A computed fold for a 1749-nucleotide part of an RNA from a Planctomycetota bacterium, annotated as large-subunit ribosomal RNA, half A.
The prediction has a mean pLDDT of 81.
Rfam family: Bacterial large subunit ribosomal RNA. Gene Ontology terms of the family: ribosome and structural constituent of ribosome.
The organism belongs to Planctomycetota, within Bacteria.

Context: one part of a larger RNA
RNA sequence: GGUAUAUGGUGAAUGUUUUGGCGCCAGGAGCCGAAGAAGGACGCGGAAGGCUGCGAUAAGCCUCGGGGAGCUGUCAAACGAGCUUUGAUCCGGGGAUGUCCGAAUGGGGAAACCCGGCCCGCCAAAAGCGGGUCAGUCGUGCCUGAAUACAUAGGGUACGGUAGGCAACGGAGAGAACUGAAACAUCUAAGUACCUCCAGGAAAGAAAAGAAACCUCGACUUCCUGAGUAGCGGCGAGCGAAACGGAAUGAGCCCAAACCGCAGUUGUGUCAAGCCUAUGAGCGUUGCAACUGUGGGGUCGUGGGACCUGCACGGCGGAAUCAUGGAUCCGUCAAAGAGUUACAAAGUUGUCGUCUAGACGAACCUCACUGGAAAGGAGGGCCGUAGCGGGUGAAAGCCCCUUAGUCGAAAGGCGUCAACCUCUUCGCAGGCACCCAAGUAGUGCCGGACACGUGAAACCCGGUAUGAAUUCGGGGGGUCCACCCCCCAAGGCUAAGUACUACCUGACGACCGAUAGCGCACCAGUAGCGUGAGCGAAAGGAAUGAAAAGAACCCCUGUUAGGGGAGUGAAAUAGAACCUGAAACCAUAUACCUAUAAUCAGUGGGAGCACUAUACCUGAAUCUUCGGGUUCAGGCAUGUGUCACCGCUUGCCUUUUGUUUAAUGAACCGGCGAGUUACUCUAUGUUGCAAGGUUAAACCCUUCCGGGGUGGAGCCGUAGCGAAAGCGAGUGCGAAAUGCGCGACCCUAGUAGCAUGGAGUAGACCCGAAAGCGAGUGAUCUAUCCAUGGCCAGGCUGAACCGGAUGUAACAGUCCGUGGAGGGCCGAACCGUUUAAGGUUGAAAACUUAUCGGAUGAGCUGUGGAUAGGAGUAAAAGGCUAAUCAAACUCGCAGAUAGCUGGUUCUCUCCGAAAUAGCUUUAGGGCUAGCCUCGUGUAAUAGUUGGUGGGGGUAGAGCUACUGAAUGGGCAUGGGGGGCUACCCGCCUACCCAGCCCAACCAAACUCCGAAUACCAUCAGCCGUAUCACGGGAGUCAGACCAUGGGUGAUAAGGUCCAUGGUCGAAAGGGAAACAGCCCAGACCGCCGUCUAAGGUCCCCAAAGCAGGCUAAGUGGCCAAAGGAAGUGAAAGUGCAGUGACAGCCGGGAUGUUGGCUUAGAGGCAGCCAUCAUUUAAAAAGUGCGUAACAGCUUACCGGUCGAGCAUUUUUGCGCCGAAAAUGAACGGGACUCAAGCUUGCUACCGAAGACGCGGAUGCGCAUCCCCUGCGGGGGUUGCGCGUGGUAGGAGAGCGUUCCAUGUGGAUUGAAGGUCUACCGUGAGGAGGGCUGGACCGCAUGGAAGUGAUUAUGCCGGUAUGAGUAACGAUAAGACAGGUGAGAAUCCUGUCCGCCGUAAGCCUAAGGUUUCCUGGGGAAGGUAAAUCCGCCCAGGGUAAGUCGGACCCUAAGUCGAGGCCGAAAGGCGUAGACGAUGGACAACCGGUUAAGAUUCCGGUACCGACAGUUGGACGUUUGAUGCUGAGGAGGGACGUGAACUUGAAGGUUGGCUCCCCGUUAGUUGUGGGAGUGCAAGCCCUUUGGGGUCGCCGUAGGUAAAUCCGCGGCACCAGACCUCAGGGGUGACGCCGUGUACCCUAGGUCGAUAAGCAAUCGGAAGGUUUACCAAGAAAAGCUUCGCAGCUAGUCCUUCAGUCGUCCGUACUAAAACUGACACAGGUAGGUGAGAUGAGUAUUCUAAGGCGCUC
Repeated sequence: GGUAUAUGGUGAAUGUUUUGGCGCCAGGAGCCGAAGAAGGACGCGGAAGGCUGCGAUAAGCCUCGGGGAGCUGUCAAACGAGCUUUGAUCCGGGGAUGUCCGAAUGGGGAAACCCGGCCCGCCAAAAGCGGGUCAGUCGUGCCUGAAUACAUAGGGUACGGUAGGCAACGGAGAGAACUGAAACAUCUAAGUACCUCCAGGAAAGAAAAGAAACCUCGACUUCCUGAGUAGCGGCGAGCGAAACGGAAUGAGCCCAAACCGCAGUUGUGUCAAGCCUAUGAGCGUUGCAACUGUGGGGUCGUGGGACCUGCACGGCGGAAUCAUGGAUCCGUCAAAGAGUUACAAAGUUGUCGUCUAGACGAACCUCACUGGAAAGGAGGGCCGUAGCGGGUGAAAGCCCCUUAGUCGAAAGGCGUCAACCUCUUCGCAGGCACCCAAGUAGUGCCGGACACGUGAAACCCGGUAUGAAUUCGGGGGGUCCACCCCCCAAGGCUAAGUACUACCUGACGACCGAUAGCGCACCAGUAGCGUGAGCGAAAGGAAUGAAAAGAACCCCUGUUAGGGGAGUGAAAUAGAACCUGAAACCAUAUACCUAUAAUCAGUGGGAGCACUAUACCUGAAUCUUCGGGUUCAGGCAUGUGUCACCGCUUGCCUUUUGUUUAAUGAACCGGCGAGUUACUCUAUGUUGCAAGGUUAAACCCUUCCGGGGUGGAGCCGUAGCGAAAGCGAGUGCGAAAUGCGCGACCCUAGUAGCAUGGAGUAGACCCGAAAGCGAGUGAUCUAUCCAUGGCCAGGCUGAACCGGAUGUAACAGUCCGUGGAGGGCCGAACCGUUUAAGGUUGAAAACUUAUCGGAUGAGCUGUGGAUAGGAGUAAAAGGCUAAUCAAACUCGCAGAUAGCUGGUUCUCUCCGAAAUAGCUUUAGGGCUAGCCUCGUGUAAUAGUUGGUGGGGGUAGAGCUACUGAAUGGGCAUGGGGGGCUACCCGCCUACCCAGCCCAACCAAACUCCGAAUACCAUCAGCCGUAUCACGGGAGUCAGACCAUGGGUGAUAAGGUCCAUGGUCGAAAGGGAAACAGCCCAGACCGCCGUCUAAGGUCCCCAAAGCAGGCUAAGUGGCCAAAGGAAGUGAAAGUGCAGUGACAGCCGGGAUGUUGGCUUAGAGGCAGCCAUCAUUUAAAAAGUGCGUAACAGCUUACCGGUCGAGCAUUUUUGCGCCGAAAAUGAACGGGACUCAAGCUUGCUACCGAAGACGCGGAUGCGCAUCCCCUGCGGGGGUUGCGCGUGGUAGGAGAGCGUUCCAUGUGGAUUGAAGGUCUACCGUGAGGAGGGCUGGACCGCAUGGAAGUGAUUAUGCCGGUAUGAGUAACGAUAAGACAGGUGAGAAUCCUGUCCGCCGUAAGCCUAAGGUUUCCUGGGGAAGGUAAAUCCGCCCAGGGUAAGUCGGACCCUAAGUCGAGGCCGAAAGGCGUAGACGAUGGACAACCGGUUAAGAUUCCGGUACCGACAGUUGGACGUUUGAUGCUGAGGAGGGACGUGAACUUGAAGGUUGGCUCCCCGUUAGUUGUGGGAGUGCAAGCCCUUUGGGGUCGCCGUAGGUAAAUCCGCGGCACCAGACCUCAGGGGUGACGCCGUGUACCCUAGGUCGAUAAGCAAUCGGAAGGUUUACCAAGAAAAGCUUCGCAGCUAGUCCUUCAGUCGUCCGUACUAAAACUGACACAGGUAGGUGAGAUGAGUAUUCUAAGGCGCUC
């Protein structure tokens, strides 16, 4: 280190539980708000915080009821203090109070704040406090009231309304895109999403200018049906009615007009008109017309009404002249009817019911049972109009709360009914022709909406233009016209039936049970993230236990950590990190193994060691029903654990032709995680009924859940044919049918549920885009712009102008000076970022270091503001717009779409593919066919072998057999050429060539021919449905290699494309070393049986020998070629050879001659020609070497010697060379040579999951027997036969999980869950037992599903690995001693050292928000430690008339009464208001605290107001002052650069004062150190600056003016005003070195010295000048005064009083912004010395640090 077991830790799964959710039903309620809402802020408790409640009357007050003993809410217990039978707490009705914000409403505003006006009260006054009131707009009334006479606009006032919020439902305005159409534009999505306006408890709609069809119906709305019909539609995708019918509900009305009155206005008018009528008598200015308002009247389509006439129509009383009669009108009574939702409108009382608190409410005990506990068990009872449910120490009808049933309200709400009350009361007939809704209907054009897309397109609505009629009229009936029918527009109201549920009450669930169910069971829209819109968790720690009985006391320790005892409890391994407590992961103990060995980690064998829970054996004891059981001890292996060694063996998933692949995915474990649901259709199964079947909506009855009935509208079927009219067992075609099409016949079956398979529409199996569109949120980053402020050390250069000189006729020009320009130069701050290095899991999501560019300008920067998403901004890079930009971010449409990738969860059985064709904007997708499966059906098929009969034109072959190609020869026509001849005839041919002949040959697109196979037909044998048809369900359309036949390619490819076959795919086993596709062979399971195949038999490694040859190359054993070679074996041929071959050795190898020519030479041997002759055994006018040429050597040839075969050619077996690749490696290795190689033959053996044998399982078929039967069949036994590899896929049968119903059981004597286990089943799985656990859980039969996970770069949680590894954030640096403490490198103190020092010091805006100070602490935070801290706990700390802000002002900009514009929302903007970064504005020095100071204190001042006081002035009817007054005027009031002037702060030096003199090379000196200070105010004043005062006139300054402006006069250089600075005063004051004591974070007390000069310096102010880009506004302040009003006002002295609100601590980086205690960023002021031009650089002071390992 490994495996196993045991015991623990970690961790949180599982089981059980439920406080919380989810869904649905019923009822209620359906609004709240200026009487101040919703929602908040801040407060209220004895005591601190959160939640709840409440509001300064503050966990509450008053009152009326209920209730009855305790109470002061909760986290959250205790303490304190109280209340209560004189009725508390608590519950309900009503009332009171109710801070501030918010519509927010007095004005403003950055919500919860600031600032007011008026009245009243407190108050001596002012100030302050309290109460009330004060917004806009609309309507109505009244009062006023411009230009402008009446009037109107406008103004004021009183009363009333309005606003804002709210889940869904509703009506309107405006209105997308993704998507679908496999693209896309009409279309779709969809009038959806979103935005906006307006409501109501509902809304909308609604009482026909309707629907229909010649019959009729009779408002609207909703449901069923009609119907996926009629239709619409790139007639694509899709969209899609209506009427009739059945139901729910049920309700109808009012105006405009005609006509008659009244009132007002206007016009008109007087010879009268009129007074109800008749008659008679009378009266006397009352008229008429139009318009407007109003009362009556009137409201319809068989047209209605008005008016006139006639008829009809209760009583009483009255009526502007009388009498009578009549009419009309008014009042009242009666009768009839109606009513507070429409049709008129206020209520009151009573009854009953109900809601908002409540009350009563039956019946049980025991036990020597178990137990901690009884409700369990046992025994005996009881109640029930109550056995729903919950609780009680386990499981309760009778213990508790409830439950059935019954009762109840002072007050308030709602409803029914009744009474009072209130309202109404006409019709008919005839006539007349007055009325019956106008910029309307209609029409043209353009749109919209109707299911209807412009269509023949009606009807309806809108824009625009035009434009009727009045009942003898008008609209409609789907263009239009006629006839006919229906209806009456252009005004309005209207309940119910319908939709929804934020809210209240009640009930329910085959809904969830803490990764589930709402995002939230818990203090959740919280923590946290983001500028913002917005996003958004985790978490049952009150899931310990029945009950805190929550562990007294002791011990260890620095312990409030943790642990050990003790104690409680049934249990503490229930101990608060608490029920159960799995796995990963981490330990400890024990057994075995392991240090020369190779490993997908297993599996099959197997020696050893250990053990004995279990089985068995033996023995003993004991019990016994004599069968045996129990206990103990020992043994054993066939058990368990481990394991040396051996055989075989390359994970899983996905995707693929094919994966160990070096192709994808997964760290591991646990939990979660994917074919569902609705509707429609189709097939199968099943059930009911059947020529019929069935209800839908709705209604009724009943019930715990649930059921039952009614309902026949409608649908499907029973008849078809036709385009249709139509006809009909037929019909259509046609003139017709003995025709043809589709039907009928013999037969007949459908329909409604349920289940399952499949399809369609819906997100439709799950996860996943890049995008599109809508509405919003963002300019705290950044871009540009606007307003207002700020910043830029120092040095250099030297433009124009000007002056002088020179020069010119004059200019010009030149020189010198002056001057101080410049998108000038160098260079800090500041801004930028050129290059390099580092950094790159950084210090940093852009930096550091060094270097570099600009640095008075187109510069940089602060604060406030403007511009935005197809938009902004852009010196332009597609740059920037919050770490995001070729279209930001957030939410929504939305589950967009994805022909694409990935994933898709239990088991077994049967069968089992495809990678092809056709078409395809199609090629990695689809559809149909092919191939698979399941079911049904029919009769003949299908397959194979053989026979017989066929057609063919391939292989082959052939070509005087065609077409073409093509070689040689011959003949030959014609042509070319040549010579001769040239007049002709002719001749010749290394030329071309038709044709012919001979010989040989080629062809996919040649064939005189022509197979084998294949195919067709037929007969027979074999086989036995394998075939075919119809129907349900698929998958497949990427194929691969091998062999053969081809195309293509190069007769290349592991290439590509076809054909036939095989294998793989989807196939394991054996062989080929290993090796999908090759060879053999197709795995149902088991066996330590037998035989074989391919291939093998020396060892690895199972099995072999014999015989004959060959090979010598390790050839075999890298399949290699042309070519090469006396390798070697076999065969054949031809020569030579005892007359002596071949080879070797010995010898000869000569002469003419150096042949001739050529040549410098050429003598056998450079070359050319010739190549003879002689001597010979033989010898070349020479085979090779050689020489300058000769020479020389040698060969041929000959002789001798030797003594038997030699030479050569051809064919063939096996070998050799040719033969080079990258780390060392190509028989599998060792090894092998008469073989273990090759070849031939023979005989054995081995060898597979093949075959056989034995046993078992299962499918199908047959047979057999038994059982059941609805007679179709189903189940089982036995036997036989044939089968049982399998991806996609089809079919079948099962297991398990959660819940429900019924039945039946188990459980404290111990359920579920967890853990171990040797049992059962073919499997998914299922029992039993031990331990743990401590309360629920099964089984059977059915039912319903959120029903099964090793994989989705899945989600959540936990835990590993890397790894005790990298790192610990500027390399400015620490060291020592002491202290504290349990503990010190780090804390504190001291000494020394180091660093910064235009900062790393000091002040201070923004921002932060307590970080400040003190005491205590050490869990967490601090990159380690910590006694320490910006950490935690507690306490403390911020003091203003003068500082900053508000109360004052205005800029950019923002808001904006009225107003203008716009579908809505809203946009712009006048008056006005707000808005600092600017204007205005009164205090200084010193001291003091642990922490505050211009704030407190001391001293010395100033400003404003108030009321006094001293003195004075002005005024009081000749009108001061003030108001009207927001009026006039001045002023405030402004750029940049340069120069000059003045000279503050500050520094230095000297002097002076105090102190020191140790060390050292040196030191009483020219030594060292420190100090040498002080404000505002008041008075005086210098330089400088200002012209000032007075008077007159005046037409301008919107009126006026004494003011300003303008003009004039006078006056003078003096006075006056102002002023940085200076002097004095302030100050006889303060400060000030040090010393002494206690004693060292430090504290205490008292006294106190000098306090000058020089010099450097150059702020602020002032003056001048230059330049062009020409440089805020308003208020405070000063001044002016027409008319009117009025009685006091102003200056001064002195002494007083008052002065509001907010900020004020700390922080300039460890406190802001960057996720951090982060090397970054962050405006302004100050900023000493030496060096120096300098704020550069270097070193230092004060001061601060040494950067937390």